This is a predicted structure of a 361-nucleotide part of an RNA (large-subunit ribosomal RNA, domain IV) from a Pseudomonadota bacterium. Model confidence (mean pLDDT): 89 of 100. It matches the Rfam family "Bacterial large subunit ribosomal RNA". Gene Ontology terms of the family: structural constituent of ribosome and ribosome.

Context: one part of a larger RNA
RNA sequence: CUCCGGUCAAGGAACUCGGCCAAAUGCCACCGUACCUUCGGAAGGAGGUGGGCCCUCCUGGGUGACAGGGUUUACCCCUUGAGCUCGGGGGGGUUGCAGAGAGCAGGCCCUGGCGACUGUUUAGCAAAAACACAGCGCUCUGCAAACUCGUCAAGAGGAUGUAUAGGGCGUGACGCCUGCCCAGUGCCGGAAGGUUAAGGGGAGGUGUUAGCGGGGGCAACCCUGCGAAGCACCGAACUUAAGCCCCGGUAAACGGCGGCCGUAACUAUAACGGUCCUAAGGUAGCGAAAUUCCUUGUCGGGCAAGUUCCGACCUGCAUGAAUGGCGUAACGACUGGGGCGCUGUCUCGACCGGAGGCUCA
Numbered sequence: 001c002u003c004c005g006g007u008c009a010a011g012g013a014a015c016u017c018g019g020c021c022a023a024a025u026g027c028c029a030c031c032g033u034a035c036c037u038u039c040g041g042a043a044g045g046a047g048g049u050g051g052g053c054c055c056u057c058c059u060g061g062g063u064g065a066c067a068g069g070g071u072u073u074a075c076c077c078c079u080u081g082a083g084c085u086c087g088g089g090g091g092g093g094u095u096g097c098a099g100a101g102a103g104c105a106g107g108c109c110c111u112g113g114c115g116a117c118u119g120u121u122u123a124g125c126a127a128a129a130a131c132a133c134a135g136c137g138c139u140c141u142g143c144a145a146a147c148u149c150g151u152c153a154a155g156a157g158g159a160u161g162u163a164u165a166g167g168g169c170g171u172g173a174c175g176c177c178u179g180c181c182c183a184g185u186g187c188c189g190g191a192a193g194g195u196u197a198a199g200g201g202g203a204g205g206u207g208u209u210a211g212c213g214g215g216g217g218c219a220a221c222c223c224u225g226c227g228a229a230g231c232a233c234c235g236a237a238c239u240u241a242a243g244c245c246c247c248g249g250u251a252a253a254c255g256g257c258g259g260c261c262g263u264a265a266c267u268a269u270a271a272c273g274g275u276c277c278u279a280a281g282g283u284a285g286c287g288a289a290a291u292u293c294c295u296u297g298u299c300g301g302g303c304a305a306g307u308u309c310c311g312a313c314c315u316g317c318a319u320g321a322a323u324g325g326c327g328u329a330a331c332g333a334c335u336g337g338g339g340c341g342c343u344g345u346c347u348c349g350a351c352c353g354g355a356g357g358c359u360c361a
Stems, first nucleotide, its partner, number of pairs: 001356008010347002014345001019342001027051005036041001038173001052094012067079004071074001095099001107340007114332002119131002135171007147157003174327004179257003184254002186250005193245003199239002204234005211226006258276005285319001286316001297313005
C1' cells in the first nucleotide's frame, strides 16, 4: 500500500450522475391502520405496546391410574377423576446494559412517467417502457379448405379439426372513445370502350431457276435483264384472354389530415368576413410532453438557494385517435422528483483483528 472483518467524537447525504455502498428495519402476539379502488384490494399500510425466569390462582384440550357401582361375568358398561402432558388467562415476585438476549430474519412514506397484470428475452456487457398476453378489430378459408413443408413429386402438417373452426395482419386488461379524406398506392367488384401475347390469318414481298430476251464469241462459254411451278424465308389487315387504361367500392388497408389578409368604442385578441389551394384540411382528448428547436418558455408549489420535479398556461420548431387517443385500482430487481429513519457516502480521517504485498534474515 491492497484486500477481508469490526468500531468511532460532533455533524448526518454536505458524497455522488444517482444514498451506489454501507447502516438501519427484521420474529411472534395484540392494539391500530389513510387516500384511492375494478370492492378483490390498498394491508405486514403507517404507527404503537408486550416478550426471560420463579411462585400462585383460574381455565380449555389430550391421555386416563386408583376407587365405587351395575349386570348379560366380558380384554364389558357407568360414575369418578389422580398423575402425566399440550395450551390460554389473572395476580405476586425476581434479575441483567440488554429476555424475538446468539443466528436466521421487511426500511418506510408522498408524488410523476411507461407498461394493465403473472410471464418472456439479447447462453457470454442490455431484463426493459422491448416480446408475449387475455380482450378488440380487419381479412382469408366450405374441406383433397386457406396456409405451410416438400424435387412444380409422393406425401405430411393444418386436423382424426369444419366458420362458436383454422390461417394472416394490426391493436393490446378495464373505463370513456376512436373524427375528416378513396386524389395517389393496395385490395375487392365491374365489364361497354381503348390497349395487349402466343396462336389463327395471310394481302404482299424476297431468295432460288426450267425457260425466254439483249451483248460478246466458230464453239465451249462469259456478261446482263425478265422470270412459271416448286421449295424456302419475311410478312400487313383482320381475329384473340387475363392484365393495364377505364367505372365503382374500401382507411381497426399503406397512408394523408393547408396558406394569406382584414375585422369589436383603451389596448390586446378575434366569435366574424374575404381570398387562394386541396382528396380532405386535425374533431374529442392531451400538450415545453419518453414528443418543445428557441428554452433554464411564463406563472404557481416545494428549497435559504431547484437547467431536474409537481401543478398550470398554450406560442404543438415537429401531439392526436387500434403505426390507437385520454384516463385508470392492482402489479414492477423498470425510470424521474421529494420526505422520514439510518448511517464512514462525505466534512476527514483514525483505530483494532486477519490475509497478501514490501524490506531484512

The organism belongs to Pseudomonadota, within Bacteria.